[in-house]
Background:
A computed fold for a 94-nucleotide RNA from a Pseudomonadota bacterium, annotated as Bacterial small signal recognition particle RNA. The coordinates come from a structure-prediction model, not an experiment, and the mean pLDDT is 85. The sequence is in RNAcentral, with records from ENA. It is recorded under the gene name ffs. It matches the Rfam family "Bacterial small signal recognition particle RNA". The family's RNA type in Rfam is non-coding RNA gene. A reference for the family is Regalia et al. (2002), "Prediction of signal recognition particle RNA genes", Nucleic Acids Res.
RNA sequence: UCCGGUCCACUGCGAUGGGGGCCUUCCGAACCGGGUCAGGCCGGGAACGGAGCAGCCCUAAGGUCGUGCAUCCAUGCGCGGUCGGCCCGGGCCC
Numbered sequence: 001u002c003c004g005g006u007c008c009a010c011u012g013c014g015a016u017g018g019g020g021g022c023c024u025u026c027c028g029a030a031c032c033g034g035g036u037c038a039g040g041c042c043g044g045g046a047a048c049g050g051a052g053c054a055g056c057c058c059u060a061a062g063g064u065c066g067u068g069c070a071u072c073c074a075u076g077c078g079c080g081g082u083c084g085g086c087c088c089g090g091g092c093c094c
Stems, first nucleotide, its partner, number of pairs: 001091005007085002009082006015075005021069002023066001026063002033058004041050003
């Protein structure tokens, strides 16, 4: 000086594991969400009206299903990359 190699560092694609996000399914509110409001209550001479508990329906916070989409983190995993690093081996030159 050139080449090769183990390991390390960084890095690309993947693999595996984990986190939360989006989407999807369903559940989900005695009252302090909405709708409809039996009963009862109130107003009215009455017709009717009013507020409105339960029930029912819709959904919120939250949970659940699919493991669907993208993303973040990790690695004693696979295959690569580098005018990188410690070291090892070899060729040539001084």